Small-subunit ribosomal RNA from a metagenome, 1445 nucleotides, folded computationally. Its mean pLDDT, the model's own confidence on a scale to 100, is 85. It matches the Rfam family "Bacterial small subunit ribosomal RNA". The RNAcentral record of the sequence draws on SILVA.
């Protein structure tokens, strides 16, 4: 630093995910050792047990022991129990930081100046009685003191004065205390600027409140309290309220700026069961003090008591989850002592946990035949893998044994750890590796296994039989005593944007304006110095990060310096800019004046044109109204016309990307009022100005109140149609309602989807308003300025589209707005509203997307240009009939499989009576019918003959034969045996090669280089003509080139010209009943080869003078002459595993092989292709005449002979330009039938036959007699052909023993009609054009409605929780008052007095009781919707003009 993920691909926007770090964690496998840290994040839940605060006898009296030196104890009394240790529950606060102040206080401790004279009264222990179960008292008595109290001292302190105000001893001496002051240190109160979460769906809070004044109170300032007085004060810069939270340094994380955080450590602060109070003391409203009240737990003799772990341990409980009731006071440190010393769960220190970090190790060198094993294979081999074995060495660390620390300071002594760290010896590779992961993203690939099952997944996504994604395995990456995994955090995320985004269409400009706060603000002078920059000085604690060094071996880890703490404060100073003050200007911005456009606004009269209704007339059979009807009106006289009246809307033409207005909007005409602009002129004002949150005003339809009005129009309704339905489009009628007058609503694709204002940054043109010039007689015109309004385009800006001086550019201001889709502009609360609805505006719960924009396609009931037997024009048929043939269903033991619109159904099959045959029944056979090797035997086997069973296979036998080769081991050969393995037409055409079919002989499809585009793509190939054609011409950011066209190949069609047999015969002879028969001939035909010929080459006319078309001449043939072969990139997972070949998967005495029968021919149907018919353009009988192209030795067969024939039966002759097959049909010529179920038609039977073959029952052709059905031209639909074609007529050949052939593949003969055109159907190309499809319309997708689950509004209600108000009752206890009762210190006149206290009384006042409100949250019959869910219903709204834009 990034990457994945929307999409067929692109580019953006946007969310989601991921790699990185970090943890007081936890959890799962798995665990060798050290160092250093670190260890209840939950219930501030509740605590059994012992520890955690004492000490001083040198303050005092007393008791006790004594070794007579002296100790040891309970009280009195001093110091200390405010430290130190704990937690974070409260707290939004002067609680924290930071920095400043001024009205205080400080015990121990430091400097210093002075003083300590005299007295006096009690009381604990104790001792005596006595109560209580206990705690724990009551009463009498004695007794000290550094304890209490009084007096005197004063240079001192307080106070304006007046006046007040002090001590402690000790036998001494020193030490050590004591009393007042003043200064210091140190601790502490205090008050202030700034800074410190979140909510406006919390907007107003406040009576001690805000000030004052007198009192009163504290250390000290102050409504800190009290009394009167006054009405303030605080709030959008967020008061108040509701939620949540200890703050700080720091710590993670980031480049930084943020952003999270607030354990261990250090500093503040609250708290100490829960509320509440003092008391004491330098210091508390006090964690291990006290009083009260309250929940809870103990104890009891039931009357009363006692307690507070959020100190160390440790228990229970709650939790995913946090340790030992350890040792010790040696060190550090704290108490208290003169000291010794005593306390010390602070503290050192040790145990538990891989919980973190850090370092060590779990061997080291050699060791290939590359061992075995496993895996994996293309079976060669490759991989574990120098890895192991095996030698060699070493010994960290574990173990054992010997020595053995620093840490102590301060001469001695004093070590809990710990006999630890640390060194030393011996043995021994001896004990020590695991987790994660391998489809991308992300380091690592292969076998099996499973077959949308099982499971996996951070995210995209894996799994439906060949799974690198699941599971196991081998193998590999990756860390490493740990690996994974949850969960948090900050990072990547510029995905809240200060740094650092955005708003024309992706989320996003309020509808529109005025306009207060607030934001910003023109030129110029002084001035000041807040901002702003610069010096100084304070602070900005350690620790911590950063740097340099040093110490444990090293490093975590500690120590030392140092830098940095970007901040506040402050002392000078600078004055550019901004602000503040004062003064000036004229350009902004406003007035003045004169001009001028205008559907700018309100009122208010007028005006015709149409339309509906009413009256007459005229007039008659209709009108209307649609695709087409119907409903409707109309003979009771309509529509149509003319006259004439009444009514309300609304103003044609002018009408214009014209014009006004801020938008909404604004449209005969004329007047009244009455805004704004714009142009000139440059007279005055002197920044008076932009913006604009809340406010405020306007604000289209619709709609809603109230009263009018009501022609046409028209929701709603109602009937007619369409339709499957039609609560709809279409029709006919119609009521709200549209008009007016008030008043309300406040919305709109209210759009330029584009705030507002100002400057600036080429130009071309077009309209509208003004001015100026300039021309002109004038009205056009010209140039040229300012306003205003379109359009095209440069820079430049944009993901693209596009925008472009009327910016979406370049820059300043202000203001609104957005932050993935859904859910939802919904709920809930509020605010205004008559309602309807609106503004404001969530969450849960879901998904990995939802988007803009451009691209290529594809499609479209889009558009255009064209083509094709596509249609149309014609000819002939299919569809009905028989029967042939294939399908499909049915049947069946089997009917063996494939093939499926088109592109399967006379197809695979160019030959199914056995074979074939793969199907069914049976019967055997297991190294197999068929290949290659091996192991062991035999030596023949093979072959011929042959006999029994049998249906054959096959099973058992019998003869005949008795192998070659040789180095004598053997080895070929064949048999048997054994093992590897044959074999399978079993599955998978969706695993495949190959081959084929189809669009389609359609004219496309591509690519190299350049250009454009960010890019996907385009371009080239669009465009003008032109062709059969991406054919060829011009043009053009293209040039060119490939595959496809065409064309080169074969055929036919004319010629020429070699050559002339088995082909020809024309002349010349010979010969015959005749024949190229013969002799020769080469002219012809024809045959085989070479050639030529046609190229739009040539006139002419069109056209751009091009390509080309159109005619015409020639010519056999004319514009590809006619035909064939030949099929481009590519589509259809098209079609074959059954031609073949092949992964993979089955089967292995069977799914393999062999054999006999049988089956594929089966038959109530349904279809597809043929064939032959229906007849006279015809049957049938007789004569006659011309083909071309094939086939033949297991063949073709002439002639002859017999049979009516099929055929036989004999057989010339030909491996074929020679001989056969072979008769050519239709045709021509006569004769005959006469309109019919026929002399048409031949089905179907029954006889009798021939042929082929082992064999014609299932199941063959043929022939002959006999029989003679359906059937008289074919319903809806539907096919093929454009010329030597259809249509029609017959011949041939493959396949075959013979055939089901009427097929299929050639071949000839005879030989038509039509084509006006391209609206319309089918296919098809090209441009374009919309799109939400892209599995590409057979797409897409939306509601209801039915099932499942989930989460959530609303609700009679019920239940809980929190804050507050109001009253009521009032505990301790300060304080005030009162104190008639009580009292030792002093006074005294002995009565008292001062002074204190108990008592009582009042204010204050926790807890708790009441009452109403309020707020959060649970729960709830019933109900609203929403969200999700592989094949549920019911329609088709959207997306194409989506079939009503």
């Nucleotide at each position: 630093a990034g990457a994945g993920u929307u999409u067929g691909a692109u580019c953006c926007u946007g969310g989601c995910u991921c790699a990185g770090g970090a943890u007081g964690a936890a959890c799962g496998c798995u665990g060798g050792c050290g160092g250093c840290g670190u260890g209840c994040u939950u219930a501030a839940c509740a605590c059994a047990u012992g520890c955690a605060a004492g000490u001083c006898g040198a303050a005092c009296g007393g008791u006790c022991c004594u070794u007579c030196g002296g100790g040891a104890c309970a009280g009195u009394g001093g110091c200390g129990g405010a430290c130190g240790g704990g937690u974070g529950a409260g707290u939004a606060a002067c609680g924290c930081g930071u920095g400043g102040g001024a009205a205080u206080c400080u015990g121990c401790c430091c400097u210093u100046a002075g003083g300590a004279g005299g007295g006096g009264g009690a009381u604990a222990a104790c001792g005596g009685u006595u109560g209580g179960a206990a705690a724990c008292g009551a009463c009498c008595g004695c007794u000290a003191a550094u304890g209490c109290c009084c007096c005197a001292u004063a240079u001192g302190c307080c106070g304006a004065g007046a006046g007040g105000u002090g001590a402690a001893u000790g036998a001494a001496a020193u030490u050590c205390g004591c009393c007042u002051g003043a200064g210091g240190a140190u601790g502490a109160g205090c008050c202030c600027g700034c800074g410190u979460c979140u909510g406006a769906u919390u907007a107003g809070c406040u009576a001690g409140u805000u000030g004052g004044u007198g009192g009163g109170g504290u250390a000290a300032a102050g409504g800190c309290c009290u009394a009167c007085c006054a009405a303030g004060g605080c709030g959008a810069c967020g008061a108040u309220c509701a939620g949540u939270a200890g703050c700080u340094g720091g710590u993670c994380u980031g480049a930084g700026a943020g952003g999270a955080u607030g354990a261990u450590c250090a500093g503040c602060c609250a708290c100490a069961c829960u509320g509440g109070g003092a008391c004491u003391g330098a210091g508390a409203c006090a964690c291990g003090g006290c009083c009260c009240a309250g929940a809870c737990u103990c104890c009891u003799a039931c009357g009363g008591g006692a307690g507070g772990c959020a100190g160390c341990a440790g228990u229970g409980g709650g939790g995913a989850a946090u340790u030992u009731u350890c040792c010790g006071c040696a060190a550090u440190g704290g108490g208290c002592g003169a000291a010794a010393g005593c306390c010390u769960g602070a503290c050192g220190g040790a145990g538990c946990a891989a919980c973190g970090c850090c370092g060590c190790g779990u061997g080291a060198g050699g060791g290939a035949u590359g061992a075995a094993g496993g895996c994996c294979u293309c079976u060669g081999g490759g991989c574990u893998g120098u890895a192991a074995a095996c030698c060699u060495c070493u010994u960290u660390u574990c173990u054992c044994a010997a020595g053995g620390a620093a840490g102590a300071a301060g001469a001695u002594c004093u070590g809990a750890c710990g006999g630890u760290a640390c060194c030393u010896c011996c043995a021994g590779a001896g004990g020590a590796a695991g987790c994660g992961c391998c489809g991308g993203c992300u380091a690592a690939c292969u076998c099996c296994g499973u077959g949308c099952c099982a499971g996996c997944a951070g995210c995209c996504g894996c799994g439906g039989u060949a799974a690198g994604a699941c599971g196991g395995a081998g193998g590999g990456c990756g860390c490493a005593a740990g690996c994974g995994u949850u969960g948090u955090u900050c990072g990547g995320a510029a995905u809240u944007a200060c740094u650092g985004g955005g708003c024309g269409u992706a989320a996003a400009g309020c509808g529109c304006a005025c306009g207060c706060a607030g934001g910003c603000g023109g030129u110029u002078u002084c001035u000041u110095a807040a901002g702003u920059c610069c010096u100084u000085u304070g602070u900005g604690a350690a620790a911590g990060c950063c740097c340099g060094g040093g110490g444990c071996u090293c490093a975590a880890c500690c120590c030392c310096g140092g830098a940095a703490u970007u901040g506040c404060a402050u002392c000078g100073g600078a004055u550019a800019c901004u602000g503040g003050g004062a003064g000036a200007c004229u350009g902004g911005a406003g007035a003045c004046u004169g001009g001028u456009a205008g559907a700018g606004g309100c009122u208010a009269g007028c005006g015709g044109a149409a339309u509906u209704c009413c009256u007459g007339g005229u007039g008659u059979a209709g009108c209307g109204g649609u695709g087409g009807a119907a409903u409707g009106c109309g003979u009771a006289g309509a529509u149509a016309u003319c006259a004439g009246g009444a009514a309300g809307a609304a103003c044609a033409c002018c009408u214009g990307u014209g014009g006004c207005g801020a938008a909404g909007g604004c449209g005969g005409c004329u007047a009244g009022c009455u805004g704004g602009g714009c142009c000139a002129g440059u007279u005055c004002u002197g920044a008076c100005g932009c913006u604009c949150a809340u406010g405020u005003g306007c604000g289209a339809a619709a709609g809603c109140g109230u009263g009018g009005g009501g022609a046409g129009c028209a929701a709603a309704c109602a009937g007619g149609a369409u339709u499957a339905g039609a609560u709809a489009c279409c029709c006919u009628g119609g009521u709200a309602g549209u008009c007016c007058a008030c008043g309300c609503c406040g919305u709109a694709a209210a759009c330029g989807a584009u705030g507002g204002g100002c400057a600036c940054u080429a130009g071309a043109u077009g309209c509208c308003g003004g001015g100026c010039a300039u021309a002109u007689a004038g009205a056009c015109g010209u140039g040229u300025u300012c306003g205003g309004u379109g359009u095209c385009g440069c820079a430049g800006c944009u993901a693209a589209c596009g925008c472009a001086u009327u910016a979406a550019g370049u820059g300043c201001c202000c203001c609104g707005c957005c932050u993935g889709g859904g859910g939802a502009g919904u709920a809930c609360g509020g605010c205004a509203g008559c309602a309807a609805g609106g503004c404001u505006g969530a969450a849960a719960c879901u998904c990995a997307a939802a988007g803009g924009a451009a691209u290529u396609g594809a499609c479209g009931g889009g558009g255009g240009c064209c083509c094709g037997c596509a249609c149309a024009a014609g000819c002939g048929g299919u569809g009905g009939a028989g029967c042939a043939u294939g399908u499909g269903g049915u049947u069946u033991a089997a009917u063996u499989c494939g093939a499926a619109g088109c592109a399967a159904c006379g197809c695979g099959a160019a030959g199914a009576a056995c074979c074939u045959u793969a199907c069914c029944u049976a019967g055997g056979c297991u190294u197999g019918a068929c290949a290659u090797c091996c192991u062991g035997g035999u030596g023949a086997a093979a072959g011929c003959c042959u006999c029994u069973g049998g249906a054959a296979a096959c099973a058992g036998g019998g003869g005949c034969c008795c192998u070659u080769c040789u180095u004598c081991g053997g080895a070929a050969c064949a048999c048997c045996u054994u093992g590897a393995c044959a074999g399978g037409u079993g599955c998978u055409g969706c695993a495949u090669g190959g081959c084929u079919g189809u669009c389609g002989u359609c004219a496309g499809c591509u690519c190299g280089u350049g250009u454009c585009g960010u890019g996907a793509g385009a371009u080239g190939u669009u465009g003008g003509g032109u062709u059969a054609a991406g054919u060829c011409c011009c043009g053009c950011a293209a040039c060119g080139a490939g595959c496809g066209c065409a064309a080169c190949c074969c055929u036919u069609g004319c010629c020429c010209u070699a050559u002339g047999u088995u082909g020809c015969c024309a002349g010349c002879g010979a010969g015959u009943a005749a024949u190229g028969u013969c002799g020769g001939g080469g002219a012809c035909u024809c045959a085989u080869g070479g050639g030529g010929a046609a190229c739009u080459g040539c006139c002419g006319g069109u056209g751009a003078u091009a390509a080309a078309c159109c005619g015409g001449a020639g010519g056999a043939a004319g514009g590809u002459g006619g035909g064939g072969a030949c099929g481009a990139c590519g589509u259809c997972a098209a079609g074959u595993c059954a031609u073949c070949a092949u992964g993979g998967c089955c089967c292995u005495u069977a799914c393999g092989c062999c054999u006999a029968g049988g089956g594929c021919u089966a038959c109530a149907c349904a279809c597809g292709u043929g064939c032959u018919a229906c007849a006279a353009u015809g049957g049938c009988c007789g004569g006659u005449a011309c083909a071309a192209a094939g086939g033949g030795c297991u063949g073709c067969a002439a002639a002859c002979c017999u049979g009516c024939g099929a055929a036989g039966g004999u057989g010339a002759g030909c491996g074929a330009a020679u001989c056969c097959c072979a008769a050519a049909a239709a045709g021509c010529c006569g004769g005959u039938c006469u309109a019919a179920g026929u002399u048409c038609g031949g089905a179907u039977u029954g006889c009798a036959g021939u042929c082929u073959g082992c064999a014609a029952c299932u199941c063959g052709a043929c022939u002959g007699c006999a029989u003679g059905a359906a059937g008289u031209c074919g319903g809806a639909a539907u096919c093929g052909c454009u010329a030597g074609u259809a249509a029609u007529c017959g011949u041939g050949u493959a396949u075959c023993a013979g055939c089901a052939a009427c097929g299929a593949c050639a071949c000839g003969g005879u030989g038509a009609a039509u084509a006006c055109g391209u609206u319309c159907c089918c296919g098809g190309g090209c441009c374009u054009u919309g799109u939400a499809c892209a599995c590409a319309c057979c797409g897409c997708c939306c509601g209801u409605c039915a099932c499942g689950c989930c989460a959530u509004g609303g609700a009679a209600g019920c239940c809980g929780g929190g804050a507050g108000u109001g009253c009521c009752c009032g505990a301790a206890g300060u304080c005030c008052g009162u104190g008639a009762c009580c009292c030792a210190a002093c006074c005294c006149u002995u009565g008292g007095g001062a002074g204190g206290g108990a008592g009582c009384g009042g204010c204050c006042g926790a807890a708790g009781g009441c009452a109403a409100a309020u707020u959060c949250g649970g729960u709830a019959a019933c109900u609203g919707g929403g969200g999700c869910g592989a094949a549920g219903u019911c329609g088709u709204a959207a997306c194409a003009a989506g079939g009503u834009a």